Context: one part of a larger RNA
Formats: sequence, C1' cells, structure tokens
RNA sequence: CUGGGCGUAAAGGGCGUGCAGGCGGUAUAGAAAGUUGGAUGUGAAAGCUCCCUGGCUCAACUGGGAGAGGCCAUUCAAAACUACUAAACUAGAGGACGAUAGAGGAGAGUGGAAUUCCCGGUGUAGCGGUGAAAUGCGUAGAUAUCGGGAGGAACACCAGUGGCGAAGGCGGCUCUCUGGAUCGAUUCUGACGCUGAGACGCGACAGCCAGGGGAGAGAACGGGAUUAGAAACCCCGGUAUUCCUGGCCGUAAACGAUGUCAACUAGGUGUGGGAUGGGGCAACCCAUUCUGUACUGCAGUAAACACAGUAAGUUGACCGCCUGGGGAGUACGGCCGCAAGGCUAAAACUC
Repeated sequence: CUGGGCGUAAAGGGCGUGCAGGCGGUAUAGAAAGUUGGAUGUGAAAGCUCCCUGGCUCAACUGGGAGAGGCCAUUCAAAACUACUAAACUAGAGGACGAUAGAGGAGAGUGGAAUUCCCGGUGUAGCGGUGAAAUGCGUAGAUAUCGGGAGGAACACCAGUGGCGAAGGCGGCUCUCUGGAUCGAUUCUGACGCUGAGACGCGACAGCCAGGGGAGAGAACGGGAUUAGAAACCCCGGUAUUCCUGGCCGUAAACGAUGUCAACUAGGUGUGGGAUGGGGCAACCCAUUCUGUACUGCAGUAAACACAGUAAGUUGACCGCCUGGGGAGUACGGCCGCAAGGCUAAAACUC
C1' cells in the first nucleotide's frame, strides 16, 4: 500500500466551463524508459528455512554452519503489453452542407380579460364578510349597473406523466440579436478524446444597498371574532416585500434524495422531433430507423421497497463523498460578505 460503501440506512459536490493531474481507438516500423529473463556484484547483524538435534535436565532461548527469499547496481538479451519516436488509418470526437422542432437566453415594442382607483350617468338602503358574527364601507349616496379614464402586475382557453435548458429555471403576441439540440446524405479534419483537485462562471425563494414603481396579494403591525387563554387558525385593514434598473448575497427536500462519460445485456405499450419505404381520393394509417420522454415487464440486482437499454444489471475511466448517536454543520482560526450570514471545520464530555 491493499477494506466496504453512497435512490430510501452515514455518504453524489446545486450546475457548468476548464488549467494541472489521471485515463485513452485501429494498424505498422523503430528505440528500449517501465516490463520479463540470464550473468556478475551486493544482499551487516538479528530474523526465516534446513543441518549439526552443539549448550542450558526439555523447550522457549542460545552457539556454529549452510541456504533461500526480497531490495539495489552493472551488464547481456527479449519486444507481447504501457509510455516514447516516426509515418499512417477512420469505427471515437469535431467541421462543412441541407432540413426540423422548441415557454432556451437578452433587448425593444404591443394586446385583451380581470382586480383596484378616479370622473360622469341610472338608482336607493343597504353592502361586505362568516360556522355564526363583528370590526369595516354606505344617505357627504355605497353595493349593483352603464360610459369614460389612470395605473401596476400576471398572461385564462391552447396545455399535454407535451417542449426547451447544464442546473437554477422558462408560458399572451410581434420584431431584433443570440446559445444549444435533433435528423439526412455525401464529404472533410484525423484521436483533436473522457474525466477533472484547485480556479472561474451561472445559480429559486427570502434578504441587503442605491434609484424608481406600487394595481392585487401581503410578513410585521392595528382592529374584529373564536377561546379557559389565542402571542394562531377565520374576518376587516395594512407597512416592508412582491415589480423594474444597477450592485451584493450564494443558500434550498438546489430531488430522480440516483456524479460525468463510454460499452454490453429479452420483450411490450404510449407520446414529442426527424428520416426512409408502403397503403389510402384525403384526413391519415402501417413497417423500419435515429433521437428525446413516460409506463409496463424478463434476466440480473437489492435488506426490502423497488430498479430494470433514461439501471439501482454487467464492466471500464475520472472526480466528489461516508466511516456509531449526541455534542455539531457548532466553537476556535482562516477566507468571503455592507449586513444577515456563507464556506472550511474540531475537541472535551456523554450514550
């Protein structure tokens, strides 16, 4: 050094890009670093094995002798594998070309419904709210209804175990800019790849700073109820907030509680996007195939639940993480933050 694990028992980093590192397709030639074999040297003593069964009554122990194993060095040789060098290949990866779908992202504009408020008309005594009420609103004319206007926020139906995105997430419509994906047939590059400690970027909600905005909703707060009480649930109000711009924060049951990539391993059924062939007047249907997304199910796996070609099956590469419960994701220190706090992360003690 070598263990066993990570869907639910402790354990997959929230997600990506990517330096170093680790790992890496097919075939040829070379050299010989790793590797393998031989020789020589070395390999203290002790230890190990064997012998002399030498010495303590035996043994352990110990004296003497021989040997082995392993390490190292030099040298000779081998060339399968790994690394290296040279020159190739196309099955991985990528580009060109032609199509396609999409709430992917950013900016600008714009539409209708609804709520609220304002103005005006009609109209009169209630409205509202609840389990029942009351607070509240209303004769200074409310609620209801019609017309006009203002403003903010969200986009009914379509809508779907539908789509897109790395994740967070994304939904009226139009335009501009822009990322990615899929399919098709040839062609091009020729291993350019996979993973990825650090690092960098993105990252819901809430929260923070500055400036705007503020319709509805609504922490806090005020009031009315309920109740033994009611710091709540219910009701009437209502500030921050929710919205926009710029900057922070960096956390979530950030979940598929399942890291990324690749290969292999029965079927069946739906559905999204393509392609090919066939049928049909057509709507469309059938078969094959690629790609996504679901359900079901065999082998196998699993403690069971279940998973089952989108694996939790069988393997490989690389990263992250776990190692009894509490103390504790805390203290201290460090780094980050305006703060809130975040990241890293113990021990005593205790069961």

A computed fold for a 351-nucleotide part of an RNA from an uncultured bacterium, annotated as small-subunit ribosomal RNA, central domain.
The full RNA is in RNAcentral, with records from ENA and SILVA.
Model confidence (mean pLDDT): 86 of 100.